[in-house]
RNA sequence: GGCCUCGUAGCUCAGUCGGCAGAGUGCUCGGCUGUUAACCGAGUGGUCGUAGGUUCGAGCCCUACCGGGGCCG
Numbered sequence: 001g002g003c004c005u006c007g008u009a010g011c012u013c014a015g016u017c018g019g020c021a022g023a024g025u026g027c028u029c030g031g032c033u034g035u036u037a038a039c040c041g042a043g044u045g046g047u048c049g050u051a052g053g054u055u056c057g058a059g060c061c062c063u064a065c066c067g068g069g070g071c072c073g
Base pairs, nucleotide, nucleotide: 001072002071003070004069005068006067007066010025011024012023013022019056026044027043028042029041030040031039049065050064051063052062053061
């Protein structure tokens, strides 16, 4: 230098054919318990890496760039 892949909640990750952004975990409160843990219930969560483009509408499609990983030279 070229190519591939990943980037979504504090963390680990889903998100199909473009149409209300989700799960687990964490955190907070409550229940349960002699107490703690476990368990149960409720609540809390987002600039979808950045900037543009396409579209009535983009996490999703297109372009460039940034960052992690890998392959080739």
The RNA shown here (transfer RNA) has 73 nucleotides and comes from a Promethearchaeota archaeon. Model confidence (mean pLDDT): 81 of 100. The source organism's lineage runs through Archaea, Promethearchaeati and Promethearchaeota. The sequence is in RNAcentral, with records from ENA. Rfam family: tRNA. Gene Ontology term of the family: triplet codon-amino acid adaptor activity. Rfam classes the family as a transfer RNA.